[in-house]
């Protein structure tokens, strides 16, 4: 020096599924009703693309070991806002290679 490999910080993309229904204190609004949200709680229904677990197809150093967008749904999640596998750009920084 490095297109390409891995990793990392910043930017942009980014799906799916009940803003179900019950209720206690509290907070807000309020035309003061038996009202309307938020925020706990419970219960039932659903998603999956944080994480996690399984099983594989395949790989390898083959006694075993890596392994998915598959599969479960423990986690999370189901107005919006965060989040978010993935993917794409800039920049660093490892290692191969020159």
């Nucleotide at each position: 020096g490095c297109a390409g490999g891995c990793c990392u910080u910043g930017c942009g993309g980014g799906a799916g599924a009940g803003u179900c229904a019950u209720g206690u204190c509290g907070c807000a609004c309020c035309g003061u009703a038996u009202g309307u949200g938020c925020c706990c709680a419970u219960g039932c229904g659903c998603c999956g693309a944080a994480g996690g677990a399984g099983c594989a197809a395949c790989c390898g150093c083959c006694c075993c070991g890596g392994a998915a967008u598959c599969u479960c749904u423990c986690a999370g999640g189901c107005c919006a806002a965060a989040g978010g596998a993935c993917c794409g750009c800039c920049a660093g920084g490892c290692a191969c290679c020159u």

A computed fold for a 98-nucleotide RNA from Ahniella sp., annotated as Glycine riboswitch aptamer. Its Rfam family is "Glycine riboswitch aptamer". The family is grouped with related families in Rfam's "Glycine riboswitch clan". The model forms 90% of the base pairs in the Rfam consensus. Taxonomically the source falls in Ahniella (Bacteria, Pseudomonadati, Pseudomonadota, Rhodanobacteraceae). It was read from a public genome assembly, where an Rfam model found it.